[in-house]
RNA sequence: AACUUAUUAUGAAGAGUUUGAUCCUGGCUCAGGAUUAACGCUGGCGGUGUGUCUAAUACAUGCAAGUCGAGCGACCCGCAAGGGGAGCGGCGGACGGGUGCGUAACACGUUGGAACGCGCCUCAUACUCAGGGAUAGCUCCGCGAAAGCGGAAUUAAUACCGGAUGGUCCCGCAAGGGUAAAGCUACGGCGGUAUGAGAGCGGCCUGCGGCCUAUCAGCUAGUUGGUGAGGUAAUGGCUCACCAAGGCUAUGACGGGUAGCUGGUCUGAGAGGAUGAUCAGCCACAAUGGGACUGAGACAAGGCCCAUACUCCUACGGGAGGCAGCAGUAGGGAAUCUUUCGCAAUGGGCGCAAGCCUGACGAAGCAACACCGCGUGAUCGAUGAAGUUCUUUUGAAUGUAAAGAUCUUUUCUGGGGGAAGAAUUAUGACGGUACCCUAGGAAUAAGCACCGGCUAACUCCGUGCCAGCAGCCGCGGUAAUACGGGGGGUGCAAGCGUUAUCCGAAAUCAUUGGGCGUAAAGCGUCUGUAGGUGGUUAAUUAAGUCGAGUGUUAAAUCUUCUGGCUCAACCAGAAAACAAUGCCCGAAACUGAUUUUCUUGAGUCCUUGAGAGGUAUGCGGAAUUCUGCAUGUAGGGAUAAAAUCCGUAGAUAUGCAGAGGAACACCAAAAGCGAAGGCAGCAUACUGGCAAGGUACUGACACUUAGAGACGAAAGCGUGGGGAGCAAACGGGAUUAGAUACCCCGGUAGUCCACGCUGUAAACUAUGGGUGCUAGGUGUUUGAAGGGACUCGGUUCCCUUUGAGUGCCGACGCUAACGCAUUAAGCACCCCGCCUGAGGAGUACGGCCGCAAGGCUAAAACUCAAAGGAAUAGACGGGGGCCCACACAAGCGGUGGAGCAUGUGGUUCAAUUCGACAGUAAACGCGGAACCUUACCCAGGCUUGACAUCCCAAGAACCCUGCAGAAAUGUAGGGGUGCCGCAAGGAACUUGGUGACAGGUGCUGCAUGGUUGUCGUCAGCUCGUGCCUUGAGGUGUUCGGUUAAGUCCGUAAACGAGCGCAACCCCUGUUGUAUGUUGUAUUUUUCAUACAAGACUGCCUAGUUUAACUAGGAGGAAGGUAGGGAUGACGUCAAAUCAGCAUGGCCCUUAUGCUUGGGGCGACACACGUGCUACAAUGGCCAGUACAGAGGGUAGCAAUAUGGUAACAUGGAGCCAAUCCCUAAAACUGGUCAAAGUUCGGAUUGAGGGCUGCAACUCGCCCUCAUGAAGCUGGAAUCGCUAGUAACCGUAAGUCAGCCAUAUUACGGUGAAUCCGUUCCUGGGCCUUGUACUCACCGCCCGUCAAGUCAUGAAAGGUGGAAGCACCCGAAGCCCCCGCAAUUUGCGGGGUCCACGGUGAAAUCACUGAUUGGGACUAAGUCGUAACAAGGUAUCUGUAGGAGAACCUGCGGAUGGAACAUUCCCUUA
Repeated sequence: AACUUAUUAUGAAGAGUUUGAUCCUGGCUCAGGAUUAACGCUGGCGGUGUGUCUAAUACAUGCAAGUCGAGCGACCCGCAAGGGGAGCGGCGGACGGGUGCGUAACACGUUGGAACGCGCCUCAUACUCAGGGAUAGCUCCGCGAAAGCGGAAUUAAUACCGGAUGGUCCCGCAAGGGUAAAGCUACGGCGGUAUGAGAGCGGCCUGCGGCCUAUCAGCUAGUUGGUGAGGUAAUGGCUCACCAAGGCUAUGACGGGUAGCUGGUCUGAGAGGAUGAUCAGCCACAAUGGGACUGAGACAAGGCCCAUACUCCUACGGGAGGCAGCAGUAGGGAAUCUUUCGCAAUGGGCGCAAGCCUGACGAAGCAACACCGCGUGAUCGAUGAAGUUCUUUUGAAUGUAAAGAUCUUUUCUGGGGGAAGAAUUAUGACGGUACCCUAGGAAUAAGCACCGGCUAACUCCGUGCCAGCAGCCGCGGUAAUACGGGGGGUGCAAGCGUUAUCCGAAAUCAUUGGGCGUAAAGCGUCUGUAGGUGGUUAAUUAAGUCGAGUGUUAAAUCUUCUGGCUCAACCAGAAAACAAUGCCCGAAACUGAUUUUCUUGAGUCCUUGAGAGGUAUGCGGAAUUCUGCAUGUAGGGAUAAAAUCCGUAGAUAUGCAGAGGAACACCAAAAGCGAAGGCAGCAUACUGGCAAGGUACUGACACUUAGAGACGAAAGCGUGGGGAGCAAACGGGAUUAGAUACCCCGGUAGUCCACGCUGUAAACUAUGGGUGCUAGGUGUUUGAAGGGACUCGGUUCCCUUUGAGUGCCGACGCUAACGCAUUAAGCACCCCGCCUGAGGAGUACGGCCGCAAGGCUAAAACUCAAAGGAAUAGACGGGGGCCCACACAAGCGGUGGAGCAUGUGGUUCAAUUCGACAGUAAACGCGGAACCUUACCCAGGCUUGACAUCCCAAGAACCCUGCAGAAAUGUAGGGGUGCCGCAAGGAACUUGGUGACAGGUGCUGCAUGGUUGUCGUCAGCUCGUGCCUUGAGGUGUUCGGUUAAGUCCGUAAACGAGCGCAACCCCUGUUGUAUGUUGUAUUUUUCAUACAAGACUGCCUAGUUUAACUAGGAGGAAGGUAGGGAUGACGUCAAAUCAGCAUGGCCCUUAUGCUUGGGGCGACACACGUGCUACAAUGGCCAGUACAGAGGGUAGCAAUAUGGUAACAUGGAGCCAAUCCCUAAAACUGGUCAAAGUUCGGAUUGAGGGCUGCAACUCGCCCUCAUGAAGCUGGAAUCGCUAGUAACCGUAAGUCAGCCAUAUUACGGUGAAUCCGUUCCUGGGCCUUGUACUCACCGCCCGUCAAGUCAUGAAAGGUGGAAGCACCCGAAGCCCCCGCAAUUUGCGGGGUCCACGGUGAAAUCACUGAUUGGGACUAAGUCGUAACAAGGUAUCUGUAGGAGAACCUGCGGAUGGAACAUUCCCUUA
């Protein structure tokens, strides 16, 4: 060191997916390991293993069991020695090898046992004497195709037979009786017989152990036992006769299904779970079924007989066969090898031996089938080559990778040598193999899967919900890291993936190690049997328990150590171990058993007490209805409103009297009683339970409870009564699109009673029963004890303590949370019941119960990846509360009717370009189309282009003219030659050429930027830190006041802060100061410009909490935001815009680009929006007289003047503007019109003119004259507006040559009415509540019907299987009996049992079946809208009826119902 002992420990991972988000419950899926595997792609070598899991299907061919001449005779070869082989005889063919059909069994594993046997082997003792008759072979004859068989003659033995002897043999108490052998020889030996013992093997019995099913609950006649007999090697109902009536079973008999069992193997931290290939032990089987023979051993894989199926031969008479031995073939199948070599080794049979035989075995072959090992090169090598991919166009990656240089040779090829394995003289299949030496040359050698998350690894192109992918979640509808390809990357590697199966993860069957109030789950309740569990003292015992010793649990395997193959896999040696069990010894705490003690658990007794506890009988009053009489008259009744209905034949109403049934107001309560269901007028009778006090008695008598039994609301059923009211069904009336409903009028079962059945409910506290323990507070019911008050007394009331019930709140603790909390859902123990994803389904089938309805028990196929609980934030509600807004109301004026203008839809068209569609789509796109614009259509042209940059060449540019043409354009001619520079040349421009490129109002606003709308000028939206919650999240931001306001104040686990609000900015209103052009007649004033002042709830009163603030008042030009404007939080709507602009991607490129002419955007049956003008007298017309503000003006505004009826023209002063010009109307004054289609209204049309412009035809505006349509105030509905506002009136500007402007944006003039108020409509804010919504109510979602697909139930029947019963038949064969013949032997007949087969009746299991039932699934079918909000009739539930469907209605029940009211309880004040 090894080894031994002790101690210690070496062992456990999660993730994805339900939701807007969260926690929980719960399933599905994945990552790991394994395999007798298979499939796909790929493939260099070696070693070691493994290789029909399916058809126990059928098998061609060869081989797999022979050996002995030292048992025997004859024969053959040979001179002999010797050899050969058929036959008789001996031993072995019961081993070895194969397979897993059957078997749920003493078959296997393990333990113990008694009534047994044994060839060969070992040991011991004794013996081995003398005889006999046959027979195969051989020979002859005969039959048969063959297989084979028969007859005659002859012969030997260790073949066969009897005799003798004999024992520690057998029988018998004994006497006595019975029973054995074999020889051969080479002379060494090898054998034979009997008995006993051993070893080893085998047979039998037995305790214990290991599958599923109760939708299998009763099974059993040789069955259970006994006596006797038979049989066996041996026990035994193993068999038989008789007797008895037993035996097994809920600890699962019997039946059904499945299966060889084990050592082990795989997995797992373990406990377990799954499995039973290879190797080893046992069992069973040998084509299927039965049977015996021989033998030591078999009921016999390569033996026999019979039957059956199949195959083969045949001369048709008859025969032969059995690979689940090794190879191999066919077949089945996803799938599993060579018709190899050798007995050299190990082992086996025979033999004295040599030896022979051995598909056992040893080897090789095939297969990446598995495990293990090795290799496909190593070191340098940057211009970071080329190529490829990507790109922001700069570069990046592949990548030291390659090339190139140097080196090595494991492999590979050639050559040479060459084993061990043989212990044993000889003998080596493997094998010229392993291994060694040497030469050559990087030479011969890399793939597969994956790259959205889980899960390591990203980009481009193609495709466009297609093609496809997918383990789960899920990708794909034009920018796919998810499909296909490329590049790149990641992982593993001669393999890599996929599929299948098992374990794990899965604490997802939970012993270790789960649960049951609401997620799945407590039986409706009680009584109680088996069973389980059980208070206290002591003793005994030793079954459980614990300890020591000892035996067993085969080997291999696993573990540890060591060793052998170069290592490893593999192999060998040694050791250890797990757990189980027998025997024996010991311990006695605990459990059990027996005995014993006790009183606290339990029960009994006595004295009291409360109560809708139960059953029966009787009695009572109120009310409804009906009947009679009376009074009385036209209605009554019903409803949201009505109608059906009742009533002049007298209702309703009122009074009196009567009948009948059902239910019991007030008391009354959160109360009481009962096991639960449930129980309520009063009285009586009978009766159950409970509590308190006493502490007298028994002495653990207890708890729970499978099965069992009893009770069990409502509805329902049967028989018989009863029937007032109510009321399923039914009839009618309403409502409605419909209304099989909700509402109304009627109304039958039923509701009631008696007797019987049913046996279910949200039968709920969704909470099983029992016992003990663990803070309190406050009600209430009912006892007991003590004290007090009151009373004549009883009673009553109050306080304290202590029981038993019944409520609420609440600490610890528990819980996913909600919540529970001495009445536990806390902490523990005992017993029972139940759960294991959702749907299918509490359904089908079967069984039991029921008169029926139906109940109890209770699956599967198939489908899905969820279903579900609690809580959170939102959103929503035909929920609640508070508040606001021209939201309603109160008013004023409109729209909707007419005509016209304009925009849109639709239609039309060659085109009527495009966008915008609830909200600010529709006089909208700063957007006024004759051409242009212009994007559209038709026609004519251009192609580096109308426009930009670069290159080359020529020319200055440019101007004028002719011709063709609709023009663009083409063509011809003329004029012209510039600037800088010494020159070359250059700058700008034009023309031509070349290619890069230009260009696109083409598409995508769902790829985008920017901008904008909307909710909404609504008061909200958030953050930091802290605190609360497991968490989402909450708090802050709620609450009480207040505000226009999340404005402010107070309170408060919050304290602060940000974006919003407000303020700061602009305009207007008052005043002051300064300045004074072009304003002002001059100072003042006005006006203009600039700078200041002023308003802050500052002051007073009242209210409120001393606050915030509100109401009123004073002063003031202005008062509580003075009035307007600008300013638009976080966000919502994939809102709008690619046609304003910008821009990614895609598309076009002699056209989707550019250009010209003409046309269109202006069409016209119609519909809608926005406006203008009107319908008239508050008006029209005529005449006269006044008063603004803000703008614009040189391609302009244009005065005075003149002409024209006018538009306008001529002309041009003045003005680049506080200077000039454009420039008012309504109003006011006077007149006229007189209620009419008009002196209203002006459309339409005719004629004539004017203006702009190349050009007014399509298609402009204006003027004059003439014409003179509809329209007399507008249905349903709907819009704007709260003060200098509405309404009315005109003015200006932009765009613009002109104008379709009645539009838009500004400006001033005149100048109202109303607001009680918040019930309702609309929109919004805050708090709260319900929710099955979260795409958020325009949500979700149910059922019928129709279509397709799938699995399944029923079904007249049909087909097949397995097992039993009864009867028939009865081969071979053992056994029994009989006859014939006989020395042994044989021949024939009969009988019991019995395989196969046949018939019958019933039961059962599968498959199939016209038709039929429901179920599941399937983007956009039909009908409704049942549920979720009070879901618009609260929902659900048991039951019954009805109905297209969801459903509706009746009766009883639940809250898992909202809201309001009342009451009670708790907390705080």

Overview
A computed fold for a 1469-nucleotide RNA from Candidatus Peregrinibacteria bacterium RIFOXYB2_FULL_33_20, annotated as small-subunit ribosomal RNA. It was read from a public genome assembly. Model confidence (mean pLDDT): 83 of 100.